The prediction has a mean pLDDT of 81. Predicted 3D model of a 95-nucleotide RNA (SAM riboswitch aptamer (S box leader)) from Pseudonocardia sp. The source organism's lineage runs through Bacteria, Bacillati, Actinomycetota, Actinomycetes and Pseudonocardia. The model forms 85% of the base pairs in the Rfam consensus. It was read from a public genome assembly, where an Rfam model found it.

[in-house]
RNA sequence: GGACCAUCCAGAGCGGCUGAGAGACCUGGCUUCACGACGCCGCAGCAACCCCCCGGGCGAGCGGGAACGGGUGCUAACGCCAGGAACGAUGGAGG
Repeated sequence: GGACCAUCCAGAGCGGCUGAGAGACCUGGCUUCACGACGCCGCAGCAACCCCCCGGGCGAGCGGGAACGGGUGCUAACGCCAGGAACGAUGGAGG
RNA backbone atom coordinates (compact mmCIF):
# COMPACT_ATOMS: atom_id res chain seq x y z
C1' G A 1 0.00 0.00 0.00
C1' G A 2 -7.45 2.46 -3.94
C1' A A 3 -3.35 -4.25 -5.92
C1' C A 4 -3.42 -10.29 -4.24
C1' C A 5 -4.93 -14.63 -0.79
C1' A A 6 -7.27 -16.42 3.81
C1' U A 7 -10.17 -15.53 8.17
C1' C A 8 -13.75 -12.57 11.21
C1' C A 9 -21.25 -16.43 15.54
C1' A A 10 -15.34 -21.03 18.85
C1' G A 11 -11.71 -19.75 22.71
C1' A A 12 -8.99 -17.01 26.57
C1' G A 13 -8.12 -12.17 32.76
C1' C A 14 -5.58 -10.66 36.79
C1' G A 15 -2.40 -6.73 38.82
C1' G A 16 -0.30 -1.57 38.40
C1' C A 17 -0.89 3.53 36.26
C1' U A 18 -4.48 6.87 34.44
C1' G A 19 -9.37 9.20 35.12
C1' A A 20 -14.25 9.62 31.25
C1' G A 21 -15.90 8.08 28.08
C1' A A 22 -15.87 3.27 25.17
C1' G A 23 -17.89 -0.36 21.49
C1' A A 24 -13.24 1.78 13.76
C1' C A 25 -16.36 5.75 10.38
C1' C A 26 -21.91 7.94 9.22
C1' U A 27 -27.34 7.30 10.68
C1' G A 28 -30.50 4.67 14.03
C1' G A 29 -30.56 1.16 18.01
C1' C A 30 -28.48 -1.59 21.88
C1' U A 31 -24.70 -2.40 25.42
C1' U A 32 -20.70 -1.17 28.66
C1' C A 33 -18.38 2.19 32.31
C1' A A 34 -16.48 6.06 38.97
C1' C A 35 -18.03 -1.51 41.97
C1' G A 36 -12.90 2.71 37.39
C1' A A 37 -14.37 1.48 31.51
C1' C A 38 -11.13 2.99 27.00
C1' G A 39 -5.90 3.34 26.79
C1' C A 40 -0.70 2.13 28.41
C1' C A 41 2.61 -1.33 31.12
C1' G A 42 3.61 -6.20 33.47
C1' C A 43 2.35 -11.12 34.05
C1' A A 44 -0.88 -15.02 32.72
C1' G A 45 -3.85 -17.30 29.14
C1' C A 46 -6.39 -18.43 24.24
C1' A A 47 -5.87 -19.63 19.34
C1' A A 48 -3.18 -22.02 15.41
C1' C A 49 -2.07 -17.22 10.45
C1' C A 50 3.47 -17.88 9.74
C1' C A 51 8.11 -20.44 11.53
C1' C A 52 8.15 -25.13 13.95
C1' C A 53 6.79 -30.69 15.27
C1' C A 54 4.22 -35.52 13.71
C1' G A 55 1.73 -38.36 9.77
C1' G A 56 0.50 -39.07 4.64
C1' G A 57 2.13 -37.97 -0.12
C1' C A 58 5.65 -37.26 -6.38
C1' G A 59 4.07 -32.76 -4.36
C1' A A 60 0.59 -29.68 -1.97
C1' G A 61 -3.30 -25.22 -0.75
C1' C A 62 -4.10 -32.56 3.03
C1' G A 63 -4.84 -34.47 8.39
C1' G A 64 -3.11 -33.74 13.38
C1' G A 65 -0.18 -30.97 17.38
C1' A A 66 1.21 -26.52 20.51
C1' A A 67 4.75 -30.28 24.13
C1' C A 68 11.28 -26.93 24.87
C1' G A 69 9.89 -23.15 21.56
C1' G A 70 9.99 -18.38 17.99
C1' G A 71 7.09 -13.95 14.93
C1' U A 72 2.31 -11.72 14.99
C1' G A 73 -2.67 -11.57 16.73
C1' C A 74 -6.41 -11.90 20.30
C1' U A 75 -8.55 -12.31 25.77
C1' A A 76 -17.56 -8.24 26.85
C1' A A 77 -21.59 -8.89 23.60
C1' C A 78 -21.19 -12.29 15.76
C1' G A 79 -16.55 -7.01 13.20
C1' C A 80 -22.44 -5.73 19.39
C1' C A 81 -26.97 -5.22 15.80
C1' A A 82 -29.48 -2.97 11.05
C1' G A 83 -28.57 0.10 6.78
C1' G A 84 -24.44 2.79 4.21
C1' A A 85 -19.37 3.32 2.21
C1' A A 86 -13.44 3.79 -2.34
C1' C A 87 -16.03 -0.34 4.61
C1' G A 88 -12.68 -2.20 8.61
C1' A A 89 -9.41 -5.54 11.36
C1' U A 90 -5.78 -9.62 11.65
C1' G A 91 -2.41 -12.88 9.30
C1' G A 92 0.13 -14.41 4.88
C1' A A 93 2.32 -12.88 0.45
C1' G A 94 4.57 -8.60 -1.87
C1' G A 95 7.25 -3.61 -2.16